This is a predicted structure of a 1525-nucleotide RNA (small-subunit ribosomal RNA) from an uncultured bacterium. Model confidence (mean pLDDT): 83 of 100. Its Rfam family is "Bacterial small subunit ribosomal RNA".
[in-house]
RNA sequence: AGAGUUUGAUCCUGGCUCAGAACGAACGCUGGCGGCGUGCCUAACACAUGCAAGUCGAACGAGAAAGGGGCUUCGGCUCCGAGUAAAGUGGCGCACGGGUGAGUAACACGUGGGUAACCUGCCUCCAAGAUUGGGACAACUCGUCGAAAGAUGAGCUAAUACCGAAUAAGACCACAGUUCCUGCGGGAACAGCGGUCAAAGGUAGCCUCUGCUUGCAAGCUAUCACUUAGAGAUGGGCCUGCGCACCAUUAGCUAGUUGGUAGGGUAACGGCCUACCAAGGCAAAGAUGGUUAGCUGGUCUGAGAGGAUGAUCAGCCACACUGGAACUGAGACACGGUCCAGACUCCUACGGGAGGCAGCAGUGGGGAAUAUUGCGCAAUGGGCGAAAGCUUGACGCAGCAACGCCGCGUGAGUGAUGAAGGCCUUCGGGUCGUAAAGCUCUGUCGGGAGGAACGAAUGCUCCUGAGGUUAACAGCCUCGGGAGGUGACGGUACCUUCAAAGGAAGCACCGGCUAACUCUGUGCCAGCAGCCGCGGUAAUACAGAGGGUGCAAGCGUUGUUCGGAAUCAUUGGGCGUAAAGGGCGUGUAGGCGGUCUGCUAAGUCAUGUGUGAAAUCCCUCGGCUCAACCGGGGAACGACGCAUGAAACUGACAAGCUAGAGUACCAAAGAGGGGGGUGGAAUUCCCGGUGUAGCGGUGAAAUGCGUAGAUAUCGGGAGGAACACCGGUGGCGAAGGCGGCCCCCUGGUUGGAUACUGACGCUGAGACGCGAAAGCCAGGGGAGCAAACGGGAUUAGAUACCCCGGUAGUCCUGGCCCUAAACGUUGGGUACUAGGUAGCGGCCUGUCAUGGGGUCGCUGCCGGAGCAAAAGUGUUAAGUACCCCGCCUGGGGAGUAUGGUCGCAAGGCUGAAACUCAAAGGAAUUGACGGGGGCUCACACAAGCGGUGGAGCAUGUGGCUUAAUUCGAGGCUACGCGAAGAACCUUAUCCUGGGCUUGACAUGUCCGCAAGGGUUAAGACGUAGGGACCGGAAACGGCACCCGACAGGUAUCCAAUCCUGAGCCAGAUACAGGUGCUGCAUGGCUGUCGUCAGCUCGUGUCGUGAGAUGUCGGGUUAAGUCCCAUAACGAGCGAAACCCUUGUUUCCAGUUGCCAGCGAGUAAUGUCGGGGACUCUGGAAAGACUGCCGGUGUUAAACCGGAGGAAGGUGGGGAUGACGUCAAGUCCUCAUGGCCUUUAUGCCCAGGGCUGCACACGUGCUACAAUGCCGCGUACAAAGGGAUGCCAACGCGCGAGCGGGAGCUAAUCCCAAAAAACGCGGCCCAGUUCAGAUCGAGGGCUGCAACUCGCCUUCGUGAAGUUGGAAUCGCUAGUAAUCGCAGGUCAGCAACACUGCGGUGAAUGUGUUCCUGAGCCUUGUACACACCGCCCGUCAAGCCACGAAAGAGAGGAGCGCCCGAAGUCGCGUUAAAGUGCCGAAGGCGAAACUCUUGAUUGGGACUAAGUCGUAACAAGGUAACCGUA
Repeated sequence: AGAGUUUGAUCCUGGCUCAGAACGAACGCUGGCGGCGUGCCUAACACAUGCAAGUCGAACGAGAAAGGGGCUUCGGCUCCGAGUAAAGUGGCGCACGGGUGAGUAACACGUGGGUAACCUGCCUCCAAGAUUGGGACAACUCGUCGAAAGAUGAGCUAAUACCGAAUAAGACCACAGUUCCUGCGGGAACAGCGGUCAAAGGUAGCCUCUGCUUGCAAGCUAUCACUUAGAGAUGGGCCUGCGCACCAUUAGCUAGUUGGUAGGGUAACGGCCUACCAAGGCAAAGAUGGUUAGCUGGUCUGAGAGGAUGAUCAGCCACACUGGAACUGAGACACGGUCCAGACUCCUACGGGAGGCAGCAGUGGGGAAUAUUGCGCAAUGGGCGAAAGCUUGACGCAGCAACGCCGCGUGAGUGAUGAAGGCCUUCGGGUCGUAAAGCUCUGUCGGGAGGAACGAAUGCUCCUGAGGUUAACAGCCUCGGGAGGUGACGGUACCUUCAAAGGAAGCACCGGCUAACUCUGUGCCAGCAGCCGCGGUAAUACAGAGGGUGCAAGCGUUGUUCGGAAUCAUUGGGCGUAAAGGGCGUGUAGGCGGUCUGCUAAGUCAUGUGUGAAAUCCCUCGGCUCAACCGGGGAACGACGCAUGAAACUGACAAGCUAGAGUACCAAAGAGGGGGGUGGAAUUCCCGGUGUAGCGGUGAAAUGCGUAGAUAUCGGGAGGAACACCGGUGGCGAAGGCGGCCCCCUGGUUGGAUACUGACGCUGAGACGCGAAAGCCAGGGGAGCAAACGGGAUUAGAUACCCCGGUAGUCCUGGCCCUAAACGUUGGGUACUAGGUAGCGGCCUGUCAUGGGGUCGCUGCCGGAGCAAAAGUGUUAAGUACCCCGCCUGGGGAGUAUGGUCGCAAGGCUGAAACUCAAAGGAAUUGACGGGGGCUCACACAAGCGGUGGAGCAUGUGGCUUAAUUCGAGGCUACGCGAAGAACCUUAUCCUGGGCUUGACAUGUCCGCAAGGGUUAAGACGUAGGGACCGGAAACGGCACCCGACAGGUAUCCAAUCCUGAGCCAGAUACAGGUGCUGCAUGGCUGUCGUCAGCUCGUGUCGUGAGAUGUCGGGUUAAGUCCCAUAACGAGCGAAACCCUUGUUUCCAGUUGCCAGCGAGUAAUGUCGGGGACUCUGGAAAGACUGCCGGUGUUAAACCGGAGGAAGGUGGGGAUGACGUCAAGUCCUCAUGGCCUUUAUGCCCAGGGCUGCACACGUGCUACAAUGCCGCGUACAAAGGGAUGCCAACGCGCGAGCGGGAGCUAAUCCCAAAAAACGCGGCCCAGUUCAGAUCGAGGGCUGCAACUCGCCUUCGUGAAGUUGGAAUCGCUAGUAAUCGCAGGUCAGCAACACUGCGGUGAAUGUGUUCCUGAGCCUUGUACACACCGCCCGUCAAGCCACGAAAGAGAGGAGCGCCCGAAGUCGCGUUAAAGUGCCGAAGGCGAAACUCUUGAUUGGGACUAAGUCGUAACAAGGUAACCGUA
C1' cells in the first nucleotide's frame, strides 16, 4: 500500500466482498510448564445455608452456668470458675467500606467559575469554662395475654442517659453608629445598649497543703472525655458559562406557568410553598413530545481528522423486592434501620406473624457463555477502645478456567546402503529425506531427595539511655540503643543434587484474491462456498491419501468494533448524458459583500499565570534471571479561566468617495400582457338553379351517402373556430408561453449623453405569486376535429393500427387543479481567460451610393488552450475563482405503505421499512442482427429446356413388427449415405442353441518332458505331429489302433530316448482379446459456408483504453485484381500464376499402330517386303501477352470495338479450398487417453436375422406412346478390363447356356454386338402390335448349399398407368436433353446404383424490381449462446416479508372525579385523643398514543424447463417516451 467481482473486450460510475488490528467472548479439534492479569455482557429473575458491623467494664447498674476444691446431718453450704459468659442502660460507629447500572437526555456528568446565599461529627490550632440541684426509665423481681413473634400491668435501681437553676468571655437576635470593601444587590470589621443560650465525668498515680481511721479522700499531677466561642483542614449543599444521542412522519408548549409584593420553610438562595397583583415565559440556533442511554478519565481502531465503545482500575451520579413517607443524626429520607401499601415466599394452634444476596461463597432459572458454600486477619486499610485487643467475605492469599498477555520446553551434533515403508511415475526414476535407525553429547521443564527465604515493623513485650512535665519521685509523653515473640500464602519462590532423550505437537489451509499440487473415489449426486464461483466420468475447488504452506500450546470458526471506505468527503466527493439543479419568479430571516480615513478591541495573534485528580499512553531510569508485570522521574493532557499587550485582517461605531446598484432626459425595436372592435380565405349546414347515377373510401374492400336527385357546379344565407403567404436556429417574455388588422390601458428591455443618490448590493430556508395540456364545478357556445361508443374491414384472435360515423372535450366567462421528457435533461450573481463567421436592435465615423471601419446589447454556427470517463464543451463554459440556495449517496421494493397537509374529486406535496439481488448504470469499441440505407455478385430470380410430386417397380430412411429385424448418418451439409456388391462367410454385446478358457493372435518368465527296465545287439514303451475309429449338426471331446520327427555332444558304438539347445506339448504366471462406452477427452481424415474474396502481421501514427489506421474514399475487376488518392509504409495466408487434361502447329521417334507412293500375294483383308508422307501413339517445343489499332477514361488502372490468329481477354475442363464457423461427422477404416469386461462384452460352431409390412418420405428406373412401337437390312466411337482370367473360330440348344479349345502375360488375342441414327415394311390413337408389374409352368448358371433369400432364359398371364394438386429440382454450349459402351466391387447377384467413356445435339437470357444466399461501406441496437437473440404483463403453483381490515388483547404516560394508608405540617395552651391540607396504592370516566393479534383482502420479492399473447430493444414491423383523462 491494495485486491476480486457488471463487459465479447474497454474506460468510468457504483455497490458487494477480502487481506489488518482488537475482544470480559462463545463453539470445534488439540493440549507440557510457569509468571502476571481477567472471569453472569442474558433474568435490577427467585433465593436454601453460612458468613459480610461492630466495639467500649477506663460511662452505668446488675450478673449466670458447666466443671473443679473443701465441708456435710446427704437436704445442702462454701471457695474457685468470675465480676467471666450472655443480656440491658449509655457513647461512638452503623451515611464508610462492598455491590449493581434498573431509572435518568438531566446542572446527571465533564470542564471553568460563583456562594458577599451555606453546613461540616471525629482531627489540628487558639481563647475561656466545667458551679449547684432534681426526678425517672430499662435491666431485675412478681404477674397477665399469646401457638409464636411479642405485648402489657405493678414494683426496685445507676450513669458521661434526662431535666431545672447559676455563671456568659463569647455567640445569636433587635435597635441605632463609624471605617473599609463591593460584582452596587450588599458585605466585613469595630464600639454602644437590651435580650437569649453551656457543661459530665472516667481512669491511673501521688501526699506538698486540708481532713481523718496513716493510706485513703478532698486535693494535686497526668490522660481520656465534656461545654462555649474563633480559626484551619477535610467533606458536602446550592447557583452558573460552555460541552454532551436520535426522530420534524413530534410545531407549537406552559396557570405555580413567567415576574412582582408579603409571609412561611430550609444549613442556605429560590414559586421551594402560600396569599394577592400583573400577563407573562419557552420555541425553527428546534421548545413540547417520543425512542434510546448511567456520565467521565479512559479503551479499541485509524497516518491523522475521526469512528466505535464506557468490562476489569479510578472519579462522579443513581438504586437497594416495587411504590410512598418521615424519624434519628454532623451527615440518610438510610443495601444487611423504622412505618404504611402492593406483589411474592415461608411459619401458624387460622386468631396472627416473619422475610428481602444489585455484600462473599453457593442454589435454581435464563443463556452460546462466566469460577470455591476455601484459608487468614500475617501485611495494607477501616470501626470501637487509653491500651492490650476485638472485629472486618474490605483486603491478603490459595482453588477452578489456554479466557487474555508474556516467557520456556518438547532436544543438540554427526549420520547415504539416499534403508524399509508410504505416495507419485514418462517405469528410467522422483519424493517424504539427514528425516529415521545407528554413534557421540546436553539436562531447561516435568519427576525423586535435601536445604530454604523476602514480605516483619518506626507497632507489641522486656531491659536501658537522654529530654520534657512536677514540690518531688513515680507515672506519663518524646527521642535513641539492645533483646524477645508474631506468616494465611507455605516447606511456596529460590538453591543444591540424582537418574533419564527418557514424560511433552497440534490446528487450519493449498482454484483466484492468498503462501502452498498431485493421485484415488464420487459423477449437478454427495457436498463446498468470504466474493467470484466449483461438482453433469480425466474435479489442483467435494471426500480420502501422499506431499506442501502458515501459525504454534495453540489453531480455526462464529459474533462484534474500527480500518481499508475519498462509500457522508472539515482534512477529502459530487449533480448536462452515470444517483443528483427546485417548473419559474418576487422577497423575509440568515449567509456573503466595493473604496478611503479615524476609533474600538468582540473575533484573531503574542507573553505570563491558574486549573486540567491518580492510573493509562509516550520518554527515561530502576525491580522481578528476560519479558509480560511493577516502581521512581519527566513530558503530555490538543481545553477553559485570569492578567498584560499588538491592531494587519474580519466585526462594531463614526465621517467620506463613486467604479457596484438606482433615478431623471432623449431615442429605438418587439407574436410581452389585458380589454374592445373589425376582416378575408376555407370547412360544414340551410335555401334556390343546372344536372344524372353514382359518390366516397382503401393495400384491396365494405360500412356510409345517393333516383325522396347525392357527388359535381353556380348564386344567396347562417354559424363557430383558426389566422395561409410574409415567416426566418427572426423577435418578445422569469418560466409556462406569445402570430390577421385597428384602438385603449400596461410591464420589461436596449442605446446615447449629461446630472443626481451614495453601497442603497448578491443570494435566498420558510412565505407569497405565476405556472402547457389533460381534468373538475357553474353558465354559455359548438363549424371543424375528436377520447368514450357504434359499425365496416384486417386477423388465429384484433376490445388496436385502416375506413364510415360520433359524444364529452377542444372555444368564451367565473372558480379550482399545480402536474409534464415544465429539457439547454446545464440554479442565480460577479470577475477573468485565443479567435473566425452569420443574424437581430441601437449608436459613432464616413460616402453620390450599395458598402467599409469602430462600439454596446441579444441570438446561432465552427474552433484553440483548458476541462471531461468519453462523446463532447469551449467568452451564451461543462474553463479559472469567489458568494448564496437546492439536491445525490448501489439496483429492486417505491415515489409505494403509513402519518400529516392541500384539493369538490381526480389526485398533489412530504415520504419509509421488511424483504431481495451482486449487480443496476454511463460513454465508447469490435462483431452479429434489422420487416434500416447505399453499392455489387451468384442458374438467386426472370427468360427457356427437361424433370420430381400422380402409376408400377428398384433402392434408402422413418414407423410398425419381431427371439433378432446389428450399428452409424438427421435441415441445407442424413435418406441408390458408410455398403466399389448381407444365401453360408461377410456379420458386429443382432437372436436361439452348443462348445473352449493363457485362449483364434503377440511377447516373456518358471517348471516338467522322466524314474525305471532291457540288451551288447537290436535299436524298445512312448512324446509332438499325421491317419483311422467313436460321440456330435458342427465346433469340440475321446482313443488301449497305425505311422512317426531336428542339430550337436557324450558313452566302445547306436539312440527321437542320457546331456545341451531349438521346437512342440502339459501346467503356472505376467497377459492376450473386445466392431464394448465416451467423436462433448483426442489425433488423423472429411462435409459445409465457399473457389465466396476475404483473413492477418511487423514497424509507424492516433486513442487513458478496448481498439483504430493500413483494409476507408474515387474508379476498375471474376477477384483486398489493378490504378489514383491517402498517416501510413511494407509484408504474409488466400485470389491469380505455376500442375494435369483438352483445342492448333512444329521437331524427334515409328511397334503391336498407320499405308500415300513402289513391289509381292489373296476370293477378300497392311496379308507380306518396305515406308514415315498421313492418321495415331508419346516425348520435346511453339503459341495468347490486352502484345497491335481506334474510341472512352484522370496523361491511370481498365473497359468497348477491330485486325491477325486454331484459339482473345481466366480459351474449355480438372486438381488446388485462406483465418475461421457448425463441441458438424467418424472411437464400426486406422491410431489413441480414460472407463468397463476377463470360464466373458473374448474365441469357435450350427441355424435364423440384417430382405420381416396397415403406412409415410427421399433418390432412381420403366412408362403412359406415332419425333412412337415392332420386324428386316445397313453404318460410325471412345475409354476400359483380362493368367485360380478374357475366351475366338466351329458344333448343339428357340434361348439362358453347353461342348470346344485357337489366341492373348495383351496399341498384336479376347470381352466386343456399340446404340440412337439411316433405309424398307407393318401398326393407325385403342389401355392398343403402348406399357410391362404380378402370377403359373419349364429350364440354365454360379456355388458345400439358391426354402427363408440370387441372377438369367422360354412359354403363358397382361395390373396400375392416357403426362400427374399444392409445391419443388437441375441446367447458360459441345451445356441441357437423348443414346448406348466400359469398369470397380464380385463365385454368383438383387447394378435401374456408382465411377468413367464417347455418339446425336438444342432453347433462352445480356436484365436485377422481387424470392434465396453472399461481399463491402454506413446507420440503429436494451443482442454477444450474438434475432432460433433479448424481453413485458395477466393467469396458474410454491414460499417469504409487508400493508389494509369488523374487531380482540396488552402497555406506558397524561387529564378529571371518588376513596384515602403511613407520615410531615397546621389546629387542638402542653401530652394524648380528635381534626384539616397534602398524600402512595386502589376504583370510575372520556380521549389520544404505542405494541401484539385478526376471518378476509391488497400489491411486492423470489422460485431451470406451466398458460395466454408480443408491449419494448432494428423504422421492433403503428417511432419511442413524459404528463393527464